[in-house]
Context: one part of a larger RNA
């Protein structure tokens, strides 16, 4: 060196399982004061469904009664007719009973009585309930219809028992127009069902944002992003619009009674500092700013040509016709100094029209022309209509995107150097070192999200270690605020060494006892195809807190399956050639 055998498990991001954590898309289980339904239940109406009483209310008919302002013998409802009407079939008057009442009367029943009572006339706006007809208010009785209610009935219907065991039928008993059943309406209704529960996002969640306007970023045309930096809007105005005419604000200085920094008055300077409804920018003195006169162009029908733009929206406008306003006129005016003040389709109250349908007329629906109604604000707007939870979870994907480890960076961390305020009795540098500055390391916490989600197993311990030196001990040296001993600090140095216990899952830490010393790091915070499994991090359960609830909690607590027979490399041995 080659070949083989026996071991070991550091590596082959070893094998196994299209990662269960995380996110995205989809699903499912569960919850509820999410939405929309629905079973059930409750109530009402109606059909099956009939009879007789009682009661409430309404309407109609018949017969009665009823009606008081003042004047007036008096309780005059209204209108019309009308000169007589009632009475031995019992008038006036008196007695008694009842109804009503504005307490004055009116009406009715009974008795005594035995022939009269009332009107036409006067007073009154209106004249006799003398008489007749119609009618109004209030009210009484009766009848009819409808309604409401109580009670009862039996023949619908139902239940039980019997006749032969079932069905059907029959008989008896009980219930009874209720119940049951059908239809319609209202309520209740996670009992059940179907669904919804936005996106952006230096992972996701929480927070915030989502449309429009102004400025910066924006790199001197235009445009240009970020959870970049600042602010506004979801209107207002009948004048704050149009036109014609006129005017100039603000500040500073000087002067001037009360009067002051600042009121009102005069002069000078200043070119826009003022003002322009509202944010900012641009613009404005010929004023777009301020004041006054007259007014409604804050018009109708169009529109050459352009700006802008993926599209759809959006924006400017010559000129023509009609009709107005102002101005002597030329002219100007289709809102506002400009840029925000907003919403596509569908639906559509309402107005106009009179086209379609039905034999005609009406009516209705639809059609045609307009059109109010959106925090449709997730603002190019999914439906008229919508919240949660999953550790019981599932599927498809992602290293497009998180947690471990690695990588980049080095804010933070650790270490070094420079300057030297100061402390150190004096004295910056024995020692410590402010305020600052320059580096190094890649051990902390981070930032980024680059390999890995068709899997790179995560803390600590055990075992076995290898390396670095910024050295804990042992070794050599410089300085000392080094007398010696013991120290402090720095330089060189990695050969060797660097303990045992108690508590805790702990790393760490505290404590105890030793030691020359009980170093700091790196190695996927070394090492789970070497071990463990106490912690963390599934399914069970308890407590606290939160939540209506399902459930949740870097809160606590108990419990909880750790697979791999070694092919290659590496390493440790053995044997043969």
């Nucleotide at each position: 060196c080659u070949u083989g055998c026996g071991g070991c498990u550091a590596g082959a991001c070893g094998g196994a399982a299209a990662g269960a954590c995380c996110c995205c898309g989809g699903g499912a289980g569960c919850u509820u004061u999410a939405c929309u339904g629905u079973a059930u239940c409750c109530a009402g109406a109606u059909a099956u469904u009939g009879a007789a009483u009682u009661u409430u209310g309404a309407u109609u008919u018949u017969u009665g009664a009823u009606g008081c302002g003042u004047a007036g013998c008096g309780u005059a409802g209204g209108u019309g007719g009308g000169a007589g009407a009632c009475u031995u079939u019992g008038a006036a008057a008196c007695c008694u009973c009842g109804a009503u009442u504005u307490u004055g009367g009116u009406c009715g029943g009974g008795g005594u009585g035995g022939a009269g009572u009332c009107g036409c006339c006067a007073a009154u706006g209106a004249a006799a309930c003398a008489c007749c007809a119609c009618u109004c208010u209030u009210u009484a009785a009766a009848a009819a219809u409808c309604u409401u209610u109580c009670u009862u009935c039996u023949a619908a219907u139902c239940u039980c028992u019997g006749a032969c065991a079932a069905a059907a039928u029959c008989a008896g008993a009980g219930a009874g127009a209720c119940a049951g059943u059908g239809u319609c309406u209202g309520g209740u209704g996670g009992g059940c069902a179907g669904u919804u529960u936005a996106a952006g996002u230096g992972g996701g969640g929480c927070a915030c944002u989502u449309g429009c306007c102004u400025c910066c970023u924006a790199a001197a045309a235009g445009g240009u992003a970020a959870u970049g930096g600042a602010g506004g809007c979801g209107u207002u105005u009948a004048a704050a619009g149009g036109u014609c005419g006129g005017c100039u604000a603000g500040c500073u200085c000087c002067g001037g009674a009360u009067g002051g920094a600042a009121a009102u008055c005069g002069g000078a300077g200043u070119u826009g500092u003022c003002g322009g409804g509202u944010a900012a920018a641009g613009c404005c003195a010929u004023a777009a700013g301020c004041c006054g006169g007259c007014u409604u162009u804050a018009c109708u029908g169009c529109a050459a040509g352009g700006c802008g733009u993926a599209u759809a929206u959006g924006c400017c406008a010559c000129g023509c016709a009609g009709u107005u306003g102002c101005g002597a006129a030329a002219g100007c005016a289709g809102a506002a100094c400009u840029u925000a003040g907003u919403g596509a389709a569908c639906c559509g109250a309402c107005c106009c029209u009179g086209g379609u349908u039905u034999a005609u007329a009406g009516a209705a629906u639809c059609g045609g022309g307009g059109g109010a109604g959106a925090u449709c604000a997730u603002c190019a707007g999914a439906c008229a209509a919508a919240a949660g939870u999953u550790a019981c979870c599932c599927c498809g994907g992602g290293g497009a995107a998180a947690a471990c480890a690695g990588g980049c960076u080095g804010g933070u961390a650790g270490g070094g150097c420079c300057c030297g305020c100061g402390a150190g009795u004096c004295c910056g540098u024995a020692u410590c070192u402010a305020c600052g500055g320059c580096c190094c390391u890649g051990u902390u916490c981070g930032g980024c999200a680059c390999c890995u989600c068709g899997a790179u197993g995560u803390c600590g311990g055990c075992u076995c270690a290898a390396c670095g030196c910024a050295u804990c001990c042992u070794g050599g040296g410089a300085c000392u605020g080094g007398a010696g001993u013991a120290g402090g600090c720095c330089c060189c140095a990695a050969g060797g060494g660097u303990u045992u216990g108690g508590c805790u899952g702990u790393u760490c830490g505290c404590c105890a006892a030793u030691u020359a010393a009980a170093g700091c790091g790196u190695u996927a915070c070394g090492u789970g195809a070497g071990c463990u499994g106490g912690g963390u991090u599934c399914a069970a359960a308890c407590c606290g807190u939160c939540g209506c609830g399902a459930g949740a909690c870097a809160g606590g607590u108990u419990g909880g399956u750790c697979c791999c027979u070694a092919u290659c490399u590496a390493c440790c041995g053995c044997a043969a050639g």

This is a predicted structure of a 577-nucleotide part of an RNA (large-subunit ribosomal RNA, domain V) from a Candidatus Nealsoniibacteriota bacterium. It matches the Rfam family "Bacterial large subunit ribosomal RNA".